Description:
This is a predicted structure of a 145-nucleotide part of an RNA (small-subunit ribosomal RNA, 3' minor domain) from Permianibacter fluminis. RNAcentral holds the full RNA, with entries from ENA. The prediction has a mean pLDDT of 82.
[in-house]
Context: one part of a larger RNA
C1' cells in the first nucleotide's frame, strides 16, 4: 500500500478444546437387610477325663461337642461423589487466496446506538420508546482572539 479502502453475519472444508446426552464403566463412600470363618467372652441337660477328695459308687476340676453376645470376608437393595466412555447433539476457538449477500465505518447511500417485541438464508428488517458518542441549513447564549 488511504474508498480499487476498511468490515459483518450465515454456510463449506479442517484441526482443536468444551457443554448437554439414552446409557455403559472403574474407585471410593452411607443405609437397610441376609450370612456369619476363626477368635475372645458367656451358658450348658450331652461325650471324653492323670494328677485334687472318696474304699467306692461318684464328685470337684478339665478337654471336646452344643447354643448365644461380638465378628473379618461375602451377598442383596437403594443412594451419593470423583473419573472414564458414550449413537447424536448445541455453540465457541483457529486456519493466505471457497460460496451468499453488504449489515457498520463518509449523512456508508434508510444517521447510528441502546432497550424491547415480532419477523427474516445471513448479516439483519419493521414497530414502540430513549439518546447523540449525527451531518447539513438557520436562530440563540458562552469562551477565546
Nucleotide at each position: 500500500c488511504a474508498c480499487c479502502g476498511c468490515c459483518c453475519g450465515u454456510c463449506a472444508c479442517a484441526c482443536c478444546a468444551u457443554g448437554g446426552g439414552a446409557g455403559u464403566u472403574u474407585a471410593c463412600u452411607g443405609c437397610a437387610c441376609c450370612a456369619g470363618a476363626a477368635g475372645c467372652c458367656g451358658g450348658u441337660a450331652g461325650c471324653u477325663u492323670a494328677a485334687c477328695c472318696g474304699c467306692a459308687a461318684g464328685g470337684g476340676g478339665a478337654g471336646c461337642g452344643c447354643c448365644g453376645u461380638c465378628c473379618a470376608c461375602g451377598g442383596u437393595g437403594u443412594g451419593g461423589u470423583c473419573g472414564a466412555u458414550g449413537a447424536c447433539u448445541g455453540g465457541g476457538g483457529u486456519g493466505a487466496a471457497g460460496u451468499c449477500g453488504u449489515a457498520a465505518c463518509a449523512a456508508g447511500g434508510u444517521a447510528g446506538c441502546c432497550g424491547u417485541a415480532g419477523g427474516g438464508g445471513a448479516a439483519c428488517c419493521u414497530g414502540c420508546g430513549g439518546c447523540u458518542g449525527g451531518a447539513u441549513c438557520a436562530c440563540c447564549u458562552c469562551c477565546u482572539u